[in-house]
Parts: sequence; structure tokens; C1' cells
RNA sequence: UCUUAUUUAGAGAGGUGGAGGGAAGUGCCCUUUGAAGCCCGGCAACCGUCGCAGUUUGCGAUAAGGUGCCAAUUCACACAAAGUUAUUACUUUGGAAGAUGAGA
Repeated sequence: UCUUAUUUAGAGAGGUGGAGGGAAGUGCCCUUUGAAGCCCGGCAACCGUCGCAGUUUGCGAUAAGGUGCCAAUUCACACAAAGUUAUUACUUUGGAAGAUGAGA
């Protein structure tokens, strides 16, 4: 970089650390009543493992192993279509972008 699946659930009032953080733009938030990072702890079940069915998958169980995650729907919006309305607003759907897994 490409393909594919998921993306409204879940997870500490701990230790350390000291000023940032929420991808990026706009906004809006979190943060010295302590940010990021690190350690411990936890959540989940993508890969894995086991069982059953059975065909290239479905269902169930599990958490020793590989990842991931632990403010706010992926914090909201942006682009397109439709509807309402007559105002650049609201609603719905889709897409884009991002994130994570698996494969190439």
C1' cells in the first nucleotide's frame, strides 16, 4: 500500500510521572481535584485453543499464547442523496477519512 470484517456494549477513586491530551481541519471537550508516557490492574474475544454441527462456514465454550482496547457513538461536523423547512438549519440514509484484527 491492497483486500476483508468490525466500529452506539465493556473496562481502576492503584503506583510512577510531571503538562499536555482527544488522528488531521473547524468546533466542542478532558486535564495541577494531575495530561501524555511507563508499571500494575481490568475489558473484550479479531487471531488462537476446545467441542458440536457440517462445509469452506455456523453455533457454543475458553483466556495459557499473538494483538487490541479501558472520557464523551470513531466526541460532533465536513462530502452526496432524500425529506422537512425557507435557512444555510434540522432529520434520515449512504459514502469518505480514521481506528483495530486477519490475510496479501
Annotation:
This is a predicted structure of a 104-nucleotide RNA (SAM riboswitch aptamer (S box leader)) from Kurthia senegalensis. Model confidence (mean pLDDT): 82 of 100. The model forms 97% of the base pairs in the Rfam consensus.